[in-house]
RNA sequence: AAACGACAAGGGCAAACUUUAGGUAAACUUAGAGGACGCAAAACUAAAGGGCCUUUUAAAUGGCAGCCAGUUACCGAA
Numbered sequence: 001a002a003a004c005g006a007c008a009a010g011g012g013c014a015a016a017c018u019u020u021a022g023g024u025a026a027a028c029u030u031a032g033a034g035g036a037c038g039c040a041a042a043a044c045u046a047a048a049g050g051g052c053c054u055u056u057u058a059a060a061u062g063g064c065a066g067c068c069a070g071u072u073a074c075c076g077a078a
Base pairs, nucleotide, nucleotide: 004076005075012039013038017034018033019032020031021030022029023028037066043071044070045069049068050067051064052063053062
């Protein structure tokens, strides 16, 4: 350095659901509160990698990154 991922250390994110105020054709999503299923990348990347969802149009320049994938990254046991 790379690979790898501990009953290690410091920590981090936050599903479903409830709720307040919005966006949207829909899927989905923004901000706040509660919540804690889980996650070693649950950080980032969405026409210009794949796949999936929705349908104003048959086929998405709409959406999903917590589906796979790519990029970057803390720590350092085996």